[in-house]
SAM riboswitch aptamer (S box leader) from a soil metagenome, 134 nucleotides, folded computationally.

């Protein structure tokens, strides 16, 4: 930088001792013990691996075409390769308060309102971020 996902799921113990939830605002969590480190456990299934299926390329056979071939048409088989789907496993990561905790920028709706502005609200998209793969 690109792609995919982000409303589900899953916590105990020990050390330690005041912060943490990315930033900002809000709102929360925290001495009934935050961050961090260690141990054990769990969740999930991105990648890897295994099996099955479908499909494209490819290969082979038959067929159509031809005087005969090549090409072309159609059918069948194979399953080394690519892609997709399903299932399994748990090796590499990841994760285990709150939707990525909510908002932030844009659009639409709704409310207010002559219009603009505005917002306790609803929906969609974006940005930013997180994780994985390349």
């Nucleotide at each position: 930088c690109u792609c995919a996902u982000c409303a589900a799921g899953a916590g105990g113990g020990g050390c330690a001792g005041a912060g943490g939830g990315a930033a900002c605002g809000g709102c929360c969590c925290a001495a009934u013990g935050a961050a961090g480190c260690c141990c054990c456990g769990g969740c999930a299934a991105c990648c890897a691996c295994u099996g099955c299926g479908a499909u494209g390329a490819c290969u082979c056979g038959c067929u159509c075409c031809u005087g005969a071939a090549c090409c072309u048409u159609g059918c069948g088989a194979g399953g080394c390769c690519g892609c997709c789907g399903c299932a399994g496993c748990a090796g590499g990561u990841g994760c285990c308060a709150a939707u990525u905790c909510c908002g932030u920028c844009c659009c639409g709706g709704c409310g207010c309102a002559a219009c603009c502005c505005c917002g306790u609200c609803c929906g969609g998209g974006a940005a930013a971020g997180a994780u994985g793969a390349g």

Source information: The coordinates come from a structure-prediction model, not an experiment, and the mean pLDDT is 80. The RNAcentral record of the sequence draws on MGnify.